[in-house]
RNA sequence: UAUCGGGUCUUGCGCAAUAGGAACUCAUGAACCCCGCCAGGUCCGGAAGGAAGCAACGGUAAGUGACAAUUCUUAUGUGCCGCGAGGCAGCCUGAUGGCU
Repeated sequence: UAUCGGGUCUUGCGCAAUAGGAACUCAUGAACCCCGCCAGGUCCGGAAGGAAGCAACGGUAAGUGACAAUUCUUAUGUGCCGCGAGGCAGCCUGAUGGCU
């Protein structure tokens, strides 16, 4: 220096990572307008018994909070990891050959 190949470049798909959101788990959470169970008391009844039902207790709804993991979802030159396509102006690199 030439040729070929690869990388850098553009792009599609995928995977991972990071950040966010949601779900899941736990806690809390309705004086009454949620549920259950209803002490006391109230009502019906001659009685037996029955009815409604406050507080308390228990369980939940919406909501709120708390970590870790998992699942779903969104985003990002985070990776330049995998596969494919495009590009070859310049740079880097490997192989082969020529010249000096």
This is a predicted structure of a 100-nucleotide RNA (Bacterial small signal recognition particle RNA) from Sporomusaceae bacterium UBA7701. NCBI's taxonomy places the organism under Bacteria, Bacillati, Bacillota, Selenomonadales, Sporomusaceae. It matches the Rfam family "Bacterial small signal recognition particle RNA". Rfam classes the family as a non-coding RNA gene. It was read from a public genome assembly, where an Rfam model found it.